[in-house]
Molecule: c-di-AMP riboswitch aptamer (ydaO/yuaA leader)
Organism: Aeromicrobium phragmitis
RNA sequence: ACGCUGCCACCGCCGAAUUGCCUUCGGGCGAACCGGGGAACCACCACUUUGGGGUGAAUCGGUCAGGCUUGGUGUCUGACCGUAGGGCAGCCUUGAGCCCGAACCCGUCAGCUCACCCGGUAGGCGUCGAGGAUUGCAGGA
Numbered sequence: 001a002c003g004c005u006g007c008c009a010c011c012g013c014c015g016a017a018u019u020g021c022c023u024u025c026g027g028g029c030g031a032a033c034c035g036g037g038g039a040a041c042c043a044c045c046a047c048u049u050u051g052g053g054g055u056g057a058a059u060c061g062g063u064c065a066g067g068c069u070u071g072g073u074g075u076c077u078g079a080c081c082g083u084a085g086g087g088c089a090g091c092c093u094u095g096a097g098c099c100c101g102a103a104c105c106c107g108u109c110a111g112c113u114c115a116c117c118c119g120g121u122a123g124g125c126g127u128c129g130a131g132g133a134u135u136g137c138a139g140g141a
Stems, first nucleotide, its partner, number of pairs: 011126004018031005032121006042111001051109001052106004060082009085100004091132006
């Protein structure tokens, strides 16, 4: 000097997933945010194993291989390529670049929905540049 790894602090991102108080330290009670159920009216006049439904951006296709089934075909798993849709420092304009497109739950059952009822508060991470408008907070002198 360079590289790798670990820890801490600050800043920030996806997401509802933050925070205050109490505590016998096991937890408890709030606020805030989020989700579900739930009248009338309205909607549906259809739906009910071809089950149905929920959270979520995460849907819908194609190709290949294999399994089940088969007259036909349909379906399941995996890989790859796309895609509806979604994300990357509050707002507007602009430039470049990057990424996700999952997973899980209810259990035959649920349209909306006042009152009312019931839950969640995880986990995982690291985009920068230019200009403009506006507001608040913190620190220093």